[in-house]
Context: one part of a larger RNA
Molecule: large-subunit ribosomal RNA, domain III
Organism: Pseudidiomarina insulisalsae
Parts: sequence; C1' cells; structure tokens
RNA sequence: GAGUAACGAUAAUGCGGGUGAAAAACCCGCACGCCGGAAGACCAAGGUUUCCUAUCCCAUGCUAAUCAGGGUAGGGUAAGUCGGCCCCUAAGGCGAGGCCGAGAGGCGUAGUCGAUGGGAAUCAGGUUAAUAUUCCUGAACCGGCAUGUACUGCGAUGGGGGGACGGAGAAGGCUAGGCAAGCCGGGUGUUGGUUAUCCCGGUGAAAGUAUGUAGGUUGGCGGCUUAGGAAAAUCCGGGCUGCUAAGACUGAGAUACGAGACGAGUACCUACGGGUGCGAAGUUGUUGAUGCCCUGCUUCCAGGAAAAGCCUCUAAGCUUCAGGUACAUGUUGACCGUACCCGAAACCGACACAGGUGGUCAGGUAGAGAAUACUAAGGCGCUU
Repeated sequence: GAGUAACGAUAAUGCGGGUGAAAAACCCGCACGCCGGAAGACCAAGGUUUCCUAUCCCAUGCUAAUCAGGGUAGGGUAAGUCGGCCCCUAAGGCGAGGCCGAGAGGCGUAGUCGAUGGGAAUCAGGUUAAUAUUCCUGAACCGGCAUGUACUGCGAUGGGGGGACGGAGAAGGCUAGGCAAGCCGGGUGUUGGUUAUCCCGGUGAAAGUAUGUAGGUUGGCGGCUUAGGAAAAUCCGGGCUGCUAAGACUGAGAUACGAGACGAGUACCUACGGGUGCGAAGUUGUUGAUGCCCUGCUUCCAGGAAAAGCCUCUAAGCUUCAGGUACAUGUUGACCGUACCCGAAACCGACACAGGUGGUCAGGUAGAGAAUACUAAGGCGCUU
C1' cells in the first nucleotide's frame, strides 16, 4: 500500500421466548422465502467413527459462537433367510509334468483361481439417544443331520436334458399408484358471504399357505427297433407302428385364510422430552404405468456366455445292508460386514472448493412429457 481488496453462487429473512459473561448466526415458537426427476429418500464405490450423549471453546470454522463434521470422555453396529464367505464358471491370471530359451525367463496341458454373471430360504407391526428384513411380538420358509412309518434298484468325476440369454416393434390382461364419491371423526368463522351441493383430517395392510384364472408353450400315451451320444443305458437322438383329442408344462393377478394388530382422535399422568389406556370409519367407482404376465409374442440380421446347483440314464460296485422317494417328529444352521456420509462440508479435486461421481424410488395441478411453472412428503435460507 490499507483498515483498502476479500469474507466462495442475489434461495431472504423478520419477530417473540430460552440459555449464557456476551446472541444477526445456538435452541424453541410464529411468520416469510427456496428446492421438490431434488437442494427429498435408499444402495454400490470410496471414506473410516465423521454416528449418539455429556461437557469444553486455546486452536480449527474466512466474522462472533453458548454452536459444530472442532477438543475431552462415555456409549453405539446383534442375521439360517440382506450382502459376503460357500458351490459354479467368463474375460483374464497362475500353472505339476511338457515345449522353447545361453540365462533371466517365455508359452502352455491337466488343473487351480477369478464376478461385474448363474446357484436354497422372511415378511408385517413395535422398539433405541444412537441398530434393526438382524432385537421384540406375531405369522412363515429353506438346507443339513438323526429317528420312526410306508413304499422301493440304488449308484458318477461319465452320457443326456435343463440352466440358456440379441436388437427392434406391437397388442392384450393385470397391479402399484392417482383421482372422485361414499363412510367415520371434528369445525361453523371478530372482514361481503359461509348449517351447506360447505371446510379440515382419516379411510392403509405383508411374506406365506390353498386354489390355478387372463394368457403362453407343446399334441399326448404306449410297443418294437437302432451304424449316433468315445464304454453302458430303460436316458437323449434316428426309424417303424398302435391308441387317443385332449393331456402336460408354465403363468401375472384375483379370491379365502394369515388378521390379533394399525388407525384420526380422545382420557389420565407428566421431570413438558414424553408415557399409559381406550379407539370410529376402514367401502365403491374411475383412471392407470416406463412395473408384472413377458426369459412371452411378432419380426430382423450383424445370429446374440460358460459352468455348477437341478432332473434323468446307466458303469464299476452293492443288492436282508447301504442307498432312494414321501410324510412326521426332533435337532442344527458357524464365520465376516451391518454405526454414519453417499449429486456430498464426511468420496475424487492441496480448502467446510459454484467442478466430478454408477444404480434404485418418482406424489399433486396444468402439460405429449422424467420439459417447464407452482406445490405434497421431506429438506433447507447456502458461516460474516
């Protein structure tokens, strides 16, 4: 220079009360304003205690601070079913023997790893200062093992089926959700009107079990035979033939049970934070998805993973055993993650940085619309 520039989006503050040494900024209340395909809610990645409570204000916070993602202390993350671990494989990695190389090492068979994919099973309500599909209440489901009963050809690392998949387009059936009416509870206005065709609030319900619908796919059952499926096969495939017109598989939703709870409100108590008890209505119509049926259907060419679990067939072998199927009862289900942030002041950007960050949910009015404007739930007014 200079008490100058600046104090990081122009979404916006004002008042009353509280606490306190001190309040523009903290807490409570009332207004006002901003977002609302987000500036709301939930995950993945990443962070790693930032979560909750008490207490403190030297530093951190672009100002103050009684406040805090700051200091100190204490507390907090509960699982057979969520995710991992586990079983399976993809690209790719490693790789016994092996091949190559002067060597270091390179490649690669059998194998063994490797999810971003495939594989068993849980929902509703309640609860904490802080966790909940994990705790509690109620109602379920799955796998393993044992025992019992009934029936019985069981058996794999092998064979077969299945798992099993692209793009685009169109139609139908549903549901979530919405809207309106009805029903239930409350209200009747200090201003022109407001006992009425008025106003405000509520009107919601799972998994599972049973049934097997709209629809979709495929003809179905049997006998004989067989150069294929590296051996075998009753399985799959090929061939011949008989009977038959429906049968099988799949499949949203609806319906019944589940169904006690929950519920506007209200009574009592209260350390004003809350706690305890009682508890009305809980229907109908309409609209309607980008969700489900649908991994379906139609169509196109660029022709759109694999393996295991699962079903079935036999080989060796076993065949009063063992094993298998069905039902019932009993028992068992370890370990790891689980707090909190997550379009952000907690992640990546040296910062409490106008930048960046994959997925899910998607109310109302107007609208073709996830545009735009206003708004609900919810969250904020961006730390001078």